[in-house]
């Protein structure tokens, strides 16, 4: 990076430089932002995928390595199915995507 498997409606923010965008990428919607965005320190604080204790096991604890702390991955786009006079809407799945881990 490729590939394989999990999971992705729950959960967690304060302060300092800083100084305009951001919410992955396009397209449309929506929303956060100078009552300060991203980003980078700082220190907090979520989870429990790897580790590490304990169990026969289920499963418990701990929390060292990772993620991670607006909103469902924010939502929609592709395909079915249903519903509706129509603009739509409501289910399921699928692409891409993020994290983890195993393999090379």
């Nucleotide at each position: 990076u490729c590939c394989g498997c999990a999971u992705c409606g729950a959960g967690a923010g304060a302060g300092g430089c800083u100084g305009a965008g951001g919410g992955a990428a396009c397209c449309g919607g929506c929303c956060c932002u100078u009552c300060g965005a991203a980003g980078c320190c700082u220190c907090g604080g979520c989870a429990a995928c790897c580790u590490g204790c304990c169990u026969c096991g289920c499963g418990g604890c701990a929390a060292g390595g990772u993620g991670c702390c607006a909103a469902a991955c924010c939502c929609g786009g592709c395909c079915g199915g249903g519903c509706g006079c129509g603009a739509g809407c409501c289910c399921g799945g699928g692409u891409g995507g993020a994290u983890g881990u195993g393999u090379c």
Predicted 3D model of a 104-nucleotide RNA (SAM riboswitch aptamer (S box leader)) from an Actinomycetota bacterium.
The organism belongs to Actinomycetota, within Bacteria.
The coordinates come from a structure-prediction model, not an experiment, and the mean pLDDT is 86.
Of the family's consensus pairs, 97% are formed in the model.
It was read from a public genome assembly, where an Rfam model found it.